[in-house]
RNA sequence: GCGCCGCUCAGGAGAGAGUCCGUUCAAUUGGCGGGCCGCCGAAGGCGCAGGCUUUGCAAGGUGACUUGCAGGGCCGAACGCUCAGGCAAAAGGACUGGGUACCGU
Repeated sequence: GCGCCGCUCAGGAGAGAGUCCGUUCAAUUGGCGGGCCGCCGAAGGCGCAGGCUUUGCAAGGUGACUUGCAGGGCCGAACGCUCAGGCAAAAGGACUGGGUACCGU
């Protein structure tokens, strides 16, 4: 210097401050819990599009290997699902940039 991962600072979208009931509070706001309807995708999770690898069978090739079919393993998106989470603020937040510890090189 680089890489995995952790910590920290800054930035960071979308979608009803929905409605009803209960509870708390001085309290109609607010907080918490539950029911109903409507939504969002960027914690996490799941899916396939695809990729890598391996095994078996068949064919081709002097050979290295190549092609096809089937099975296994791994990766797998900002795409899809909407389980989870979220829909005023706060909190969270993929990702981006700065700083930094351990470890590996």

Background: The prediction has a mean pLDDT of 79. This is a predicted structure of a 105-nucleotide RNA (Glycine riboswitch aptamer) from Inhella inkyongensis. The RNAcentral record of the sequence draws on Rfam.